[in-house]
Context: one part of a larger RNA
Molecule: small-subunit ribosomal RNA, 5' domain
Organism: uncultured bacterium
RNA sequence: GGACGAACGCUGGCGGCGUGCCUAACACAUGCAAGUCGAACGAAGCGCUUUUCCCGAAUUUUCGGAGGAGGGGAGAGUGACUGAGUGGCGGACGGGUGAGUAACGCGUGGGGAACCUGCCCUGUACCGGGGGAUAACAGCCGGAAACGGCUGCUAAUACCGCAUAAGCGCACAGUGCCGCGUGGCACGGUGUGAAAAACCACGGUGGUACAGGAUGGCCUCGCGUCUGAUUAGCUAGUUGGUGGGGUAACGGCCUACCAAGGCGACGAUCAGUAGCCGGACUGAGAGGUUGGCCGGCCACAUUGGGACUGAGAUACGGCCCAGACUCCUACGGGAGGCAGCAGUGGGGAAUAUUGGGCAAUGGACGCAAGUCUGACCCAGCAACGCCGCGUGAAGGAAGAAGGCUUUCGGGUUGUAAACUUCUUCUAAGGGGGAAGAGCAGAAGACGGUACCCCUUGAAUAAGCCACGGCUAACUACGUGCCAGCAGCCGCGGUAAUACGUAGGUGGCAAGCGUUGUCC
Numbered sequence: 001g002g003a004c005g006a007a008c009g010c011u012g013g014c015g016g017c018g019u020g021c022c023u024a025a026c027a028c029a030u031g032c033a034a035g036u037c038g039a040a041c042g043a044a045g046c047g048c049u050u051u052u053c054c055c056g057a058a059u060u061u062u063c064g065g066a067g068g069a070g071g072g073g074a075g076a077g078u079g080a081c082u083g084a085g086u087g088g089c090g091g092a093c094g095g096g097u098g099a100g101u102a103a104c105g106c107g108u109g110g111g112g113a114a115c116c117u118g119c120c121c122u123g124u125a126c127c128g129g130g131g132g133a134u135a136a137c138a139g140c141c142g143g144a145a146a147c148g149g150c151u152g153c154u155a156a157u158a159c160c161g162c163a164u165a166a167g168c169g170c171a172c173a174g175u176g177c178c179g180c181g182u183g184g185c186a187c188g189g190u191g192u193g194a195a196a197a198a199c200c201a202c203g204g205u206g207g208u209a210c211a212g213g214a215u216g217g218c219c220u221c222g223c224g225u226c227u228g229a230u231u232a233g234c235u236a237g238u239u240g241g242u243g244g245g246g247u248a249a250c251g252g253c254c255u256a257c258c259a260a261g262g263c264g265a266c267g268a269u270c271a272g273u274a275g276c277c278g279g280a281c282u283g284a285g286a287g288g289u290u291g292g293c294c295g296g297c298c299a300c301a302u303u304g305g306g307a308c309u310g311a312g313a314u315a316c317g318g319c320c321c322a323g324a325c326u327c328c329u330a331c332g333g334g335a336g337g338c339a340g341c342a343g344u345g346g347g348g349a350a351u352a353u354u355g356g357g358c359a360a361u362g363g364a365c366g367c368a369a370g371u372c373u374g375a376c377c378c379a380g381c382a383a384c385g386c387c388g389c390g391u392g393a394a395g396g397a398a399g400a401a402g403g404c405u406u407u408c409g410g411g412u413u414g415u416a417a418a419c420u421u422c423u424u425c426u427a428a429g430g431g432g433g434a435a436g437a438g439c440a441g442a443a444g445a446c447g448g449u450a451c452c453c454c455u456u457g458a459a460u461a462a463g464c465c466a467c468g469g470c471u472a473a474c475u476a477c478g479u480g481c482c483a484g485c486a487g488c489c490g491c492g493g494u495a496a497u498a499c500g501u502a503g504g505u506g507g508c509a510a511g512c513g514u515u516g517u518c519c
Stems, first nucleotide, its partner, number of pairs: 001519004006515005013389006019382002021347001026345003030342003035089003040086002044082002046079010059064001096300003105225008115217002120213008128162001130160002137152006168193005174187005198205002226272003233263003238260008275297004279290004302323005325336004353379001355378003361375001362373004392422004402413004427456006436446001463508005468489003474503005484491002
């Protein structure tokens, strides 16, 4: 000198764009953050329409009305209707945090002839015929509650057999081609195994099998990736083999047996520290430091362990067990998890609103209309940062008054002010008023915002630090090694340009200084 997620002191006009718990991965009141589909399904409620049966003037201002006012029961149909239930898809994305991790975790470059992939795209073939349940619901019972038990009824794109098998898997044997290779590809033969679901507004939407693609994932290898030797030896599933199991798949991944290996001064093991990177800061570069915001990957979700479901999790707002903690309880037993968005307590030098909206972008579901979305878009708070603007402009010497100083002549503050003439960025008031929204239409939170026009009047707006040298900027008074200053050198003991105050001056400016950290 530059930089900062900064803090502190003094000061503070406006706008734009960003940024904002670095500490306790401490504990959390309250609200919201993941639902959706009635074009899969049954039942209930409600509304409407209608059929039929029963009662029959009680309605009414009038009209109407025994050719049935009005009411009730039963049945059928219907609905952008309602909230539970079965079922489907989604809750593995999106959002948070950095605790752990020195590791194939990350970065980079390869490999998988050892693999998986819902939704999406392309192609081929198919979607026949049956069955038994169960929730909801009803009844009864238990419980304070959370919730649960028994009996009975019912549906499906829920569940289970059967049929069909071009194609597919497996086993056995064969031929050809290819590959360094365990083998791969293609074509035959025999045996064997496994599918399906319908809905509809008639336009479509779906289901099953197989092949290919795309996307996403999994595994593996080379290289790179902090410090300590005042850590030198470490290792028994350990290293390898065989058989078996397991996995989507390779593999000590697991298991039985066999062998005795494997790693290490090119730093094993142990200990400490740490999420990694694109990048960021600095520097002429080489390098050093760093990883906050944004983007990619990883890990975690009160602590530890476990699996289930599923295409995908060993699952933040799912389940089970154990621990700590909090809450409810009728003491028998139950409920909970903000490192989601706000917000609270606590810790701290220190970090914001319990805001608006789904209008846009994106996501889930749905044929769609649409619903949901604290993702997101906006607004609020904070000079926390960067950038821009303003606090007026021109003229104005009797060089006014006042202040300070003086050698008492003057000098300086100083064109500064007053005064004259202008201007209106900002401010205040009034008026108009967007783009962002389509490519069917409608739809704008922001917002009566930005922006434009008019009016008023210099009106509403300057501080902070320094002035001995480094280092731009000097005098007076007070103090008297005191009080104090200080980054270094050093000032202060009676004329201190170094302390304190004043005047003046210098620097930067809505900031200026200080502290901390890095180069």